[in-house]
RNA sequence: AGAGUUUGAUCCUGGCUCAGAGCGAACGCUGGCGGCGUGCCUAACACAUGCAAGUCGAACGUGAAAACCUUCGGGUGAGUAAAGUGGCAGACGGGUGAGUAACACGUGGGUAAUCUUCCUUGAAGCCUGGAAUAACCUGCCGAAAGGCGGGCUAAUACCAGAUAGUACGCGAAAAUCGUGAAGAUUUUUUCGGGAAAGGGAGCUCGCAAGAGCCCUCACUUCGAGAUGAGCCUGCGUCCCAUUAGUUAGUUGGUGGGGUAAUGGCCUACCAAGACUGUGAUGGGUAGCUGGUCUGAGAGGACGAUCAGCCACACUGGAACUGAGACACGGUCCAGACUCCUACGGGAGGCAGCAGUGGGGAAUAUUGCGCAAUGGGCGAAAGCCUGACGCAGCAACGCCGCGUGAGUGAAGAAGGCCUUAGGGUUGUAAAGCUCUGUCAAGUGGGACGAAUAGCCUAUUAGUGAAUAGCUAGUAGGUCUGACGGUACCACUGGAGGAAGCACCGGCUAACUUCGUGCCAGCAGCCGCGGUAAUACGAAGGGUGCAAGCGUUGCUCGGAUUCAUUGGGCGUAAAGGGUAGGUAGGUGGUCUUAUUUGUCUGGGGUGAAAUCCCUGAGCUCAACUCAGGAAGUGCCUUGGAAACGGUAAGACUAGAGUACUAGAGAGGGUCGUGGAAUUCCCGGUGUAGCGGUGAAAUGCGUAGAGAUCGGGAGGAACACCAGAAGCGAAAGCGGCGACCUGGAUAGUUACUGACACUCAACUACGAAAGCGUGGGGAGCAAACAGGAUUAGAUACCCUGGUAGUCCACGCCGUAAACAAUGGGCACUAGAUUUGGUGGGACUUGACCCCCGCCGAGUCGUAGCUAACGCGUUAAGUGCCCCGCCUGGGGAGUACGGUCGCAAGAUUAAAACUCAAAGGAAUUGACGGGGGCCCGCACAAGCGGUGGAUCAUGUGGUUUAAUUCGAAGCAACGCGAAGAACCUUACCUGGGUUUGACAUCCUCUGACAGCUGUAGAAAUACAGUCUUCGUAGCAAUACGACAGAGAGACAGGUGCUGCAUGGCUGUCGUCAGCUCGUGUGGUGACAUGUUGGGUUAAGUCCCGCAACGAGCGCAACCCCUGUCCUUAGUUGCCAGCAUUAAGUUGGGCACUCUAGGGAGACUGCCGUGGUUAACACGGAGGAAGGUGGGGAUGACGUCAAGUCCUCAUGGCCCUUACAUCCAGGGCGACACACGUGAUACAAUGGUCGGUACAAAGGGACGCGAAACGGCGACGUGGAGCAAAUCCCAAAAAACCGAUCUCAGUUCGGAUUGGAGUCUGCAAUUCGACUCCAUGAAGGUGGAAUCGCUAGUAAUCGCGGAUCAGCACGCCGCGGUGAAUACGUUCCCGGGCCUUGUACACACCGCCCGUCACACCAUAGGAGCUGAUUCAACCAGAAGACGAUCUGGCUAACUUCGGAAGCCAUCGUCCAAGGUGGGAUUAGUGACUGGGGUGAAGUCGUAACAAGGUA
Repeated sequence: AGAGUUUGAUCCUGGCUCAGAGCGAACGCUGGCGGCGUGCCUAACACAUGCAAGUCGAACGUGAAAACCUUCGGGUGAGUAAAGUGGCAGACGGGUGAGUAACACGUGGGUAAUCUUCCUUGAAGCCUGGAAUAACCUGCCGAAAGGCGGGCUAAUACCAGAUAGUACGCGAAAAUCGUGAAGAUUUUUUCGGGAAAGGGAGCUCGCAAGAGCCCUCACUUCGAGAUGAGCCUGCGUCCCAUUAGUUAGUUGGUGGGGUAAUGGCCUACCAAGACUGUGAUGGGUAGCUGGUCUGAGAGGACGAUCAGCCACACUGGAACUGAGACACGGUCCAGACUCCUACGGGAGGCAGCAGUGGGGAAUAUUGCGCAAUGGGCGAAAGCCUGACGCAGCAACGCCGCGUGAGUGAAGAAGGCCUUAGGGUUGUAAAGCUCUGUCAAGUGGGACGAAUAGCCUAUUAGUGAAUAGCUAGUAGGUCUGACGGUACCACUGGAGGAAGCACCGGCUAACUUCGUGCCAGCAGCCGCGGUAAUACGAAGGGUGCAAGCGUUGCUCGGAUUCAUUGGGCGUAAAGGGUAGGUAGGUGGUCUUAUUUGUCUGGGGUGAAAUCCCUGAGCUCAACUCAGGAAGUGCCUUGGAAACGGUAAGACUAGAGUACUAGAGAGGGUCGUGGAAUUCCCGGUGUAGCGGUGAAAUGCGUAGAGAUCGGGAGGAACACCAGAAGCGAAAGCGGCGACCUGGAUAGUUACUGACACUCAACUACGAAAGCGUGGGGAGCAAACAGGAUUAGAUACCCUGGUAGUCCACGCCGUAAACAAUGGGCACUAGAUUUGGUGGGACUUGACCCCCGCCGAGUCGUAGCUAACGCGUUAAGUGCCCCGCCUGGGGAGUACGGUCGCAAGAUUAAAACUCAAAGGAAUUGACGGGGGCCCGCACAAGCGGUGGAUCAUGUGGUUUAAUUCGAAGCAACGCGAAGAACCUUACCUGGGUUUGACAUCCUCUGACAGCUGUAGAAAUACAGUCUUCGUAGCAAUACGACAGAGAGACAGGUGCUGCAUGGCUGUCGUCAGCUCGUGUGGUGACAUGUUGGGUUAAGUCCCGCAACGAGCGCAACCCCUGUCCUUAGUUGCCAGCAUUAAGUUGGGCACUCUAGGGAGACUGCCGUGGUUAACACGGAGGAAGGUGGGGAUGACGUCAAGUCCUCAUGGCCCUUACAUCCAGGGCGACACACGUGAUACAAUGGUCGGUACAAAGGGACGCGAAACGGCGACGUGGAGCAAAUCCCAAAAAACCGAUCUCAGUUCGGAUUGGAGUCUGCAAUUCGACUCCAUGAAGGUGGAAUCGCUAGUAAUCGCGGAUCAGCACGCCGCGGUGAAUACGUUCCCGGGCCUUGUACACACCGCCCGUCACACCAUAGGAGCUGAUUCAACCAGAAGACGAUCUGGCUAACUUCGGAAGCCAUCGUCCAAGGUGGGAUUAGUGACUGGGGUGAAGUCGUAACAAGGUA
């Protein structure tokens, strides 16, 4: 510090997700030790049991017992325990966070408005009396708790009196200080009223009681301090405006009351105020802080442990005591709950420490000790202390340590993988050599302890004192829960100690097996449908490690609420427009002030924490010490530029007056013509109207057409635009009246008067609503006619609201420039409206310079890009509005407005990982342009109809083997299924195998014959006895047999695991690259453009320049010529023959080698002096001469595992292999491809011509002979320019047939044969005789072909024993037509739109049906909270009553004073009816979301077929 995820790819916007750190955690797996911390986050739920606050005999009066001793009297225990009176402490310490949005907390001030026990300090004092009461004794009531009566008694308990300054209260006067104001302090003075308590040690006296002295502790009053507390106050302190108004003690005043103290704190009266958009009131949530976590910071979240403050103590209320409480372990009352009970009545409060139940994902021991620290009481010893110190439990967290170290290659075994070689686990182990932490055992063994007290010594004070006491010093004595501790030593021995998660990307780490969209995984993207690095397991690896993962939560990343640090033309986002209040902001100069601002000092900012430095535990965590910091607040000096404020001035902003012209600016009243429609009349006759085509409709009752007259409403052609005006909406014939604004010019005036603008107000298209008019045309709804599968639409004929007017509502629009307003600055060019000036002119234009508008283009700059660009989306300032992923939803609820329709304000649950913007490349379009192709058209001939052949589907079958499937499967693989082939079926056999390699043993094998059998095979017989080396034994090799296993074998599966090969678009003209350039980028450019071509062919131009694969050419055949060579070819001339037969010749033909030739080379015209096109010449051939081979990048998961090769899977006495027979040849039917025909351009018969290219030795086979023929006999010749196949056929000549199911056509069937072959039945071909079917040119539809082509005619070859209508070749004869590119199909280029990218066979919308989910309404029902009203009124406080009752202290005996009782006021719980808010639930209803391949249509995306 970033990364993943929207797309085919890109940039942007934008959300979601991840990597980090953290936790009082929990869960899963695992678990050796120690240190330091931490541990009910939930039910402020209920609590059994024990403990958590007592202490003081040096305040006081009492005062046992057990036990022991005993002389039995008693003594000791013992003046102890214990209860009581009294004092102090129970207001601290400890717990919890329910409540509280508040002066509760934090911070800084104030208290001149206050209190403060204990403590310190100063001053003074501590006198004289009195009356009671508990305990105790006794009586009574009660189950108990407890209570009542009588009697005795003490005090540091209580009371009275005395004294008392400057306390306190009422006054008076003076001085000093001080405030914004109120005041404070000091001095003088009058009056009133107000204190106390003793205890103990020592000494002295005394019989004692006691007294005196002194010390000390208490006590009283006043002052000061310290500490603590109260109150007031500035500032800070969560969310909701779908909470906008709140408030009657309310705000203030006066008098009074109350308090320690101010104050409506309370009360009476008076006034009518007080708070609020700087958010009152209401609702929700919450203890606050130091700090903690995170973050670069600013911030954000949190508020456990520790520390400060607050609040609370079963719930609610209340006071008492006290220095302090309205009191956790006190009191009273009410309520709920629990317990005891003799039913009459009582008791209780763990949110103290343990512990229990419950709740919960979840949180510990009913431990030890007061040794330390601290607290209470005490003079002290000491007692108390669940505060605290320790221990226990828990990996809950942080930190530290260990589970060994070195060496060790045969790289062991085993595991896993493997290309079978090896690799890996892995120096890992074993082995060898060592060490000894931790744990275990044994032994030793601390620090924490300082005291206080006591003893000894001593100093100071007091004192008569060396008593004593107080304060201190030195020494001694004494005290440890932890603790069987830490720590140290020894013993033995590597011995007892490693797991968890992950390994597709993000993200470090990969293989095998299993599984087969199953099981499962998943944080996001996404994996899994038979080769899963993503599931499960294993091996291996990576990471962390006594832990590791998961889940939850917080911050971060997220600049994703943006102060730092974002945006709003199109991504979410500018309010429809204007006026304008509060608010915010504000021109120039001067002076003053110092409020903001800047700067120095002071105070504070608790400690702890964080940071730095150092120190202590072996280190660390942890702890201690010092420092720094604490961005804040207060205060006090200084500065005066800027903002503010105050005062004064200015004119450049703003405004006013005057002059002038422009304008569909607004309102009202008039008025005009054209047109539509209707009415009347005339002429006139059969149609009109409407459409893609029609029909509805109108018309013989006279339409439409035409002429004349009239009625009525609405809108204003041309002018008319890059125009004008207006704030916007909007405004258009002409005239008059009323009226708003802007602009230009000129001077004069005012003197910042300005800009913006929540709230508010006004205006605001169309549609719509209300009332009343009006209504020609148009026209929702509606009706009819068409269209259509349907057509509630598009089209047509009608037609009502409405459109128009007046008045009143509504308040919204893609109200758009999708661009808020104002000011300033920043190149230009050009068009136009208004106006001013200059120059010029007779005048007007043109021209030049300004100002105000309205447009187009464009520089810099900006922008994601598109684009904007002085009319900014540039550069700045000010103000307002708005946005924060998509959907749900501009919806629900609530409020406001409205007559209604509805508008406005405006969520959540739930759901998705995207939604979106701009641009790019493709693809597509019932978008456009250009161009090509037998694509259409123009022609010729076919197919589709018939019969047959052949292939396919289907069906059938034991099997009908398998593959191929639109074009691009279907006479295809198959260039040839009777057996074989053969893969299929039935039956019969074999099992290391029909075939390959290796090992062992034996032996030659083979052949021939016979028997059984369908054969394979089995058995028997016969015959035979390998090669090389070596003398030989023997060895090796070949072959055969037997045997054992490794293995063979598979036309079994997967062409979607593959190689290779092939088809197809397409012989279409395209497909790319390097460098450069442009662009943020995908990409573009080049390759586009203008021409041209068969062609991305070439030329020109051009930010491109070059290059590659394709095109073309090079190659082959063919067309002309030359040359070379003439045998098997040829024969002009010579000779010869039946014959180029032979001699001879090689000129010609031909053959086959080599060359020439054609290149738009030449001419003309056109074209850009181009490419090129057209025409011409020459030429055998002319513009690629004709044909072939040649197939770019790629597409179709195209085809093929059955050619071959091959991964994986599967079978192994079978899915292998051998044999016989059958099947692949079936047959209701459907389709494709062909053959033959339907005839006279023909058939038949006879005669006569002319090819090319091939093949031939297991072959072609001549002549001759036989047969009607297929063919047979025969065997010459020929390994071929020599011989043979071999006859070419159509054609031509002649004859016949005469339009018919025929002398056309030949299917089918019968008979007889030929040939091949082991074999012709299933199932071959051919021949002859006989038979003689359908068929008379073929519906919709569809195919081929542009010249030596179509059509037509025959010939050959491959395969092959035989089998050809198929296929591949060859030549013969030999046409027609092409105007042209509108249309169909396919293709190429450019452009345009796109919501498509699996790419239109795309995408996608809504209803309905089903399931699930959340939500709104809902007759209501049930709770919670709250408001006002009324009733009620416990305890308590205050007041009244002292004409009721009671009473020790005082008394002048009258009483005073007090208590009780009673009454009143306030008031908690409770009650009554009513309202508000909120939660849960509810038959049913509404829409929404999500779901597998449901139903109906096709609304949107292309002109999406009606933009």
A computed fold for a 1507-nucleotide RNA from a metagenome, annotated as small-subunit ribosomal RNA. It matches the Rfam family "Bacterial small subunit ribosomal RNA". Rfam links the family to the GO terms ribosome and structural constituent of ribosome. Model confidence (mean pLDDT): 85 of 100. RNAcentral holds the sequence, with entries from SILVA.